The RNA shown here (c-di-GMP-I riboswitch aptamer) has 102 nucleotides and comes from a Caldilineales bacterium. NCBI's taxonomy places the organism under Bacteria, Bacillati, Chloroflexota, Caldilineae, Caldilineales. Its Rfam family is "c-di-GMP-I riboswitch aptamer". Rfam's curators write: GEMM was predicted in a large-scale screen for bacterial structured RNA regulatory elements. Its mean pLDDT, the model's own confidence on a scale to 100, is 81.
RNA sequence: GAUCGAAAAAAGCAAACCUGUCGUGAGACAGGGACGCAAAGCCACGGAUCUCGAACCCACCCACGGCGUUGGCCGCUGGGUCGAGACUGCCGGGUUGCCGAA
Numbered sequence: 001g002a003u004c005g006a007a008a009a010a011a012g013c014a015a016a017c018c019u020g021u022c023g024u025g026a027g028a029c030a031g032g033g034a035c036g037c038a039a040a041g042c043c044a045c046g047g048a049u050c051u052c053g054a055a056c057c058c059a060c061c062c063a064c065g066g067c068g069u070u071g072g073c074c075g076c077u078g079g080g081u082c083g084a085g086a087c088u089g090c091c092g093g094g095u096u097g098c099c100g101a102a
Stems, first nucleotide, its partner, number of pairs: 004100002012037002017032006035089001041095003045092003049086005055081005064075004
């Protein structure tokens, strides 16, 4: 120095939930609070996921709703695309960094 990560030491972050504020929303910020975290520091770069949409396409087999009601038709429903966003405590990538038992 690289890898690695301990019943070590020092420091640190803070899930759920609650309160307040902001946002159509996913969520964000602040305070409280700790389930966890060796990068749970930083960067939305790739994938996943999620949100929004007087956009485009498809579908009524299932779920929701409307009309008709035997079959059916359609959508403010579902799926996809596109656009704009959210999330790094989902996975990867980039980058910086504390400690040192094996």